A computed fold for a 327-nucleotide part of an RNA from a Bacillota bacterium, annotated as large-subunit ribosomal RNA, domain IV. It matches the Rfam family "Bacterial large subunit ribosomal RNA". The full RNA is in RNAcentral, with records from ENA.
Context: one part of a larger RNA
RNA sequence: CUGUUGUUAAGGAACUCUGCAAAAUUACUUCGUAACUUCGGAAGAAGAAGUGCCUUCGCGAGAAGGCCGCAGUGAAGAGGCCCAAGUAACUGUUUAUCAAAAACAUAGCUUUAUGCUAAGCCGCAAGGCGAUGUAUAUGAGGUGAUGCCUGCCCAGUGCUGGAAGGUUAAAAGGUGGAGUCAGCCGCAAGGCGAAGCCCCUAAUUGAAGCCCCAGUGAACGGCGGCCGUAACUAUAACGGUCCUAAGGUAGCGAAAUUCCUUGUCGGGUAAGUUCCGACGCGCAUGAAUGGUAUAAUAAUUUGGGCGCUGUCUCGACAGCAGACUCG
Numbered sequence: 001c002u003g004u005u006g007u008u009a010a011g012g013a014a015c016u017c018u019g020c021a022a023a024a025u026u027a028c029u030u031c032g033u034a035a036c037u038u039c040g041g042a043a044g045a046a047g048a049a050g051u052g053c054c055u056u057c058g059c060g061a062g063a064a065g066g067c068c069g070c071a072g073u074g075a076a077g078a079g080g081c082c083c084a085a086g087u088a089a090c091u092g093u094u095u096a097u098c099a100a101a102a103a104c105a106u107a108g109c110u111u112u113a114u115g116c117u118a119a120g121c122c123g124c125a126a127g128g129c130g131a132u133g134u135a136u137a138u139g140a141g142g143u144g145a146u147g148c149c150u151g152c153c154c155a156g157u158g159c160u161g162g163a164a165g166g167u168u169a170a171a172a173g174g175u176g177g178a179g180u181c182a183g184c185c186g187c188a189a190g191g192c193g194a195a196g197c198c199c200c201u202a203a204u205u206g207a208a209g210c211c212c213c214a215g216u217g218a219a220c221g222g223c224g225g226c227c228g229u230a231a232c233u234a235u236a237a238c239g240g241u242c243c244u245a246a247g248g249u250a251g252c253g254a255a256a257u258u259c260c261u262u263g264u265c266g267g268g269u270a271a272g273u274u275c276c277g278a279c280g281c282g283c284a285u286g287a288a289u290g291g292u293a294u295a296a297u298a299a300u301u302u303g304g305g306c307g308c309u310g311u312c313u314c315g316a317c318a319g320c321a322g323a324c325u326c327g
Base pairs, nucleotide, nucleotide: 001322002321003320004319005318006317007316008315010313011312014311019308027051028050029049030048031047036041038145052067053066054065055064056063057062068072080306081305082304083303084302085301086300087298088297092104093103108143109142110141111140112139113138114137120129121128122127146293147292148291149290151223152222153221156220157219158216159215160214161213162212165211166210167209171205172204176200177199179197180196183192184191185190224242225241226240227239228238251285252282263279264278265277266276267275
């Protein structure tokens, strides 16, 4: 010097992205225990005190008296706690081998399909699953406990329904035309050409679909601009105008969303780009692509505090194993 394990004056997070790591707390008994709450919880909340041995008494929990030590859960093993936010309700699941999470799942809610030889799925088929089930069932999609709620738009796209008209396939149909050929005409070249065979083909008939007409948003999705106006100023309840399918409702809001931005005000600090509470002209929130609130829960994320400490001021010392020297 390296690793590891201990100890450390005074200070006590000044360290650092971050109290990472370490320290601290720890058992049992007794007392005591807040906000909030879905009344179950929160809760081991928090915060205190006790704990050995001997004698006597008591059924016992224990009581009284006494004894020793620096120290009595005498060594080891054995929660740190609190306050405030975000997210996800919860227990659960996941990237075997860099991610455990706010991602997935979830009960609940909702839409849709399916009447049984069910829909859906596997298979060429037979057959099988669904299900030895039967709409309180099964499949598919979305949302994600619970409370309060879930606004407007059906123009586009999709889905469902409709059937008058337009368009429209194969097929049917067979108007017209072509080829071939007996034969006929012609000196010849060539022309005409019945039946048969064969090729092309018009009208007409012809379904779904599409066009069309409606419905439908817990279907995919979408949810404006300009100008003026009130006895200071400012602002605009109000008016005008253009456009649209309709112009964002309730909520929430510098947010896991805010570019400008360290927005502005307030709180916490001596000092706060983070944090908390407000404000709102929201670059670019918003209602099951769910909105908002929420007790409990969390190896979750963020900010603050108490305790505690070699994280640090700033180092030092020691044990063990190496390194190093000799062999």